RNAcentral holds the sequence, with entries from MGnify. The RNA shown here (c-di-AMP riboswitch aptamer (ydaO/yuaA leader)) has 152 nucleotides and comes from a soil metagenome. Model confidence (mean pLDDT): 83 of 100.
RNA sequence: UGCCGAGUCUCUGUCGCCCCGGCGGCGGAGAGCGGGGGACCCACUCGAAGCUCAGGCUUCUGGGGCGAAUCGCGGACAGGCCCAAACCUUGCCGCGUAGCGCCACUUUCCGGCGCGAGCCCGUCAGCUCACCUCGUAGGCAUCGGAAAGGGG
Numbered sequence: 001u002g003c004c005g006a007g008u009c010u011c012u013g014u015c016g017c018c019c020c021g022g023c024g025g026c027g028g029a030g031a032g033c034g035g036g037g038g039a040c041c042c043a044c045u046c047g048a049a050g051c052u053c054a055g056g057c058u059u060c061u062g063g064g065g066c067g068a069a070u071c072g073c074g075g076a077c078a079g080g081c082c083c084a085a086a087c088c089u090u091g092c093c094g095c096g097u098a099g100c101g102c103c104a105c106u107u108u109c110c111g112g113c114g115c116g117a118g119c120c121c122g123u124c125a126g127c128u129c130a131c132c133u134c135g136u137a138g139g140c141a142u143c144g145g146a147a148a149g150g151g152g
Base pairs, nucleotide, nucleotide: 001141002140003139004138008031009030010029011028012027013026014025015024016023017022018021032136033135034134035133036132037131042126047060048059049058050057051056062124063121064120065119066118071096072095073094074093075092078089079088080087099115100114101113102112103111105149106148107147108146109145110144
């Protein structure tokens, strides 16, 4: 100086440091930004596999929030199911993918690079006016081209 992100700014109490005006730690109050809960109305009233005499039976499977971070296929393993198969559940590996970010004024196009995690609530929450409530961290280092506009 710039990037991801809501994560910035103002005032103030107290303590400490440096020296006359600042800096830092621990608190408080605001502004701005971000998130959650929360009526009428509206929406929703599960799903998968197997068997079946078509009546049904058996087995498996909580839900939600922040965030771009979802979903699919394949592989090896464990558990559930009477064995197997099918199916379901947890994490592991590989390849993709919805989606997201960057390439230093802004936008568009071309080209390129990267991410596609993690955490939380605790059996509970759809939307949602009023209303209630929470956060304001942490982590990093990209810099190719063209056009238009703007700025100096």